This is a predicted structure of a 91-nucleotide RNA (c-di-GMP-I riboswitch aptamer) from a Gammaproteobacteria bacterium.

[in-house]
RNA sequence: GUCAGACAAGGGCAAACCCGCCGAAAGUCGGGGACGCAAAGCCACCGGUCCGGGCACCCCUGCCAGGGUGUCGGACAGCGGGGCUACCGGA
Numbered sequence: 001g002u003c004a005g006a007c008a009a010g011g012g013c014a015a016a017c018c019c020g021c022c023g024a025a026a027g028u029c030g031g032g033g034a035c036g037c038a039a040a041g042c043c044a045c046c047g048g049u050c051c052g053g054g055c056a057c058c059c060c061u062g063c064c065a066g067g068g069u070g071u072c073g074g075a076c077a078g079c080g081g082g083g084c085u086a087c088c089g090g091a
Stems, first nucleotide, its partner, number of pairs: 002091002005088001012037002017032004022027001035078001041084003045081003048076004054071006
């Protein structure tokens, strides 16, 4: 340096759910909690999924309200790929 994670050690992270902050929402963050994870460490580059406050168009409508599609934008790194970095023992 590469490969795989069988054994061992020190450990690490934390799904759902609950509480609180923020947000229009997806969801983030903090606390509790553990389903799982060998990169469940980091990055939205590609595909994907989710949201729809703003904007555009359409439907409905007397108005208010309501519904739909698209878009800019946002979210997910615990959906897959890719990039970067890394502990332990082994070959």
Source information: Rfam family: c-di-GMP-I riboswitch aptamer. Rfam describes the family as follows. GEMM was predicted in a large-scale screen for bacterial structured RNA regulatory elements. The prediction has a mean pLDDT of 86. The organism belongs to Gammaproteobacteria, within Bacteria.